The prediction has a mean pLDDT of 80. A computed fold for a 114-nucleotide RNA from a bovine gut metagenome, annotated as SAM riboswitch aptamer (S box leader).
Formats: sequence, structure tokens, C1' cells
RNA sequence: CUUAUCAAGAGUGACGGAGGGAACAGGCCCUGUGAUGUCCGGCAACCUGCUCGGAAGGCUGAGUAAGGUGCCAAUUCCUGCGGCGAGGCGAUGUGCCGGGAGCCGAGAGAUGAG
Repeated sequence: CUUAUCAAGAGUGACGGAGGGAACAGGCCCUGUGAUGUCCGGCAACCUGCUCGGAAGGCUGAGUAAGGUGCCAAUUCCUGCGGCGAGGCGAUGUGCCGGGAGCCGAGAGAUGAG
């Protein structure tokens, strides 16, 4: 750089001991009832392998989970830019919203494969 995916799933464990949720800003959260992290454990099925089919140009469906990654609070936690645009979101509070709800897309980012 190209391409696919990003709404589901994954711990009553051990170590450790202070901040963490990618970066900036604004929110909102997690956290000494021990977070982030490491190990173990697990989830998933992107690539390879293997099994069973299908079809004929080397493809494809289902399965498996051995190998390579990945992932395991909150939609990628939400918003930021553009378009459409009004009874819609939400779930109980005299809640929020034309100072833009909501939907769609883009951007940025993450991961796989090349």
C1' cells in the first nucleotide's frame, strides 16, 4: 500500500501493586472489594494442516482445532468530518434531543491475509 472483518464469544485462578480505557480534545467509565500488566486458562475460526462432500481448472461447502496469528469491561466505550433529517432515542426521570435525536457513510484505529 491492497483487501476482508470490527453488535456475538471468552475467568469466583496465580503473581503483582497503581493507575488504566491507542493518540489529541470533550464526555463517560474501570480501579486497593486490586484495575492496566505477566502467567495459566479460555474464546473464536483469519491463514496453514487434517476429515467428509460438491464441481471441474487448482475452486468451493461443512466440520475439526494440530500449527501461525488474534482476541478475552463497556459497539473500535461514545462524540469529533459529511449526507439525510423528526417524534425519535431511551427505559422511569417531571430523562435526552433543530446548540441536531436517529440512520447512513467517510476518516482514524485494531486484527488477519497478501

Of the family's consensus pairs, 97% are formed in the model. RNAcentral holds the sequence, with entries from MGnify. It matches the Rfam family "SAM riboswitch aptamer (S box leader)". Rfam links the family to the GO term regulation of gene expression.